[in-house]
């Protein structure tokens, strides 16, 4: 310098925004004193929340893959099926862009870059 590999999914969390729900504000239906409740419209995420999105470098689980088994099945096993044990390391990271309603540790991306 180059190539290959560093697996997949589910549930959850940090985090995220605002489609829907809720909440709040203003106005109205509407007005008979006023107020309250209900309904409608507009606005508000520097509204705790429900729905929703959600981690390569967060968690848990299942599967996959790799190694091993004087383990089991079958007439037999390096070969087929199953089961058991172990392993699956390490990991600093912009700007900018993309999707969904929108944003984000989502995707571009184990990228650019740094060590």
């Nucleotide at each position: 310098c180059u190539g290959c590999a560093g697996g997949a999914c589910a549930c959850c969390u940090a985090g995220g925004g605002u489609u829907c729900c809720g909440c709040c504000u203003u106005g109205g239906u509407a007005a008979a004193a006023a107020a309250a409740a209900a309904c409608c419209a507009a606005g508000g995420g520097c509204c705790u929340g429900g729905u929703c999105c959600g981690a390569g470098a967060g968690g848990u689980g299942u599967c996959g893959c790799c190694g091993g088994g004087c383990u089991g099945g079958c007439a037999a096993a390096u070969u087929c099926c199953a089961c058991c044990c172990g392993g699956u390391a390490c990991a600093c990271g912009g700007c900018g862009g993309g999707a969904c309603a929108a944003a984000a540790u989502c995707c571009c991306g184990g990228g650019a870059g740094a060590g």
Record summary:
Predicted 3D model of a 115-nucleotide RNA (Guanidine-I riboswitch aptamer) from a Paracoccaceae bacterium. The organism belongs to Paracoccaceae, within Bacteria.